Predicted 3D model of a 74-nucleotide RNA (transfer RNA) from a soil metagenome.
The RNAcentral record of the sequence draws on MGnify.
Rfam family: tRNA. Rfam classes the family as a transfer RNA.
The prediction has a mean pLDDT of 81.
[in-house]
RNA sequence: GCGGGCUUAGUUUAGUGGUAAAACGGGUGCUUCCCAAGCAUCGGUCGUCGGUUCGAUUCCGAUAGCCCGCUCCA
Numbered sequence: 001g002c003g004g005g006c007u008u009a010g011u012u013u014a015g016u017g018g019u020a021a022a023a024c025g026g027g028u029g030c031u032u033c034c035c036a037a038g039c040a041u042c043g044g045u046c047g048u049c050g051g052u053u054c055g056a057u058u059c060c061g062a063u064a065g066c067c068c069g070c071u072c073c074a
Stems, first nucleotide, its partner, number of pairs: 001070007010024004018054001026042005047063005
C1' cells in the first nucleotide's frame, strides 16, 4: 500500500428499512429479625460525519478504533 471482518445499554449479545430488545449488572419497593435468594417495577444503548429514502441500527460513501490475510521497499 491492497483486501476482508467487527463496532448496538456498565458487560455479553440479538435485531438488519417502519417507535431498539434479552440476559447479567445498577436504582426503588415487597418478602425476611438481618443477609442471601425470590418477586414487582424503573433508568440506561445503534463509533463518528455525510448521502439515499416519507422513514436508516439496517442501504451507499468517507473516517476512527480493533482483528485477520496479502504485497512492496528498507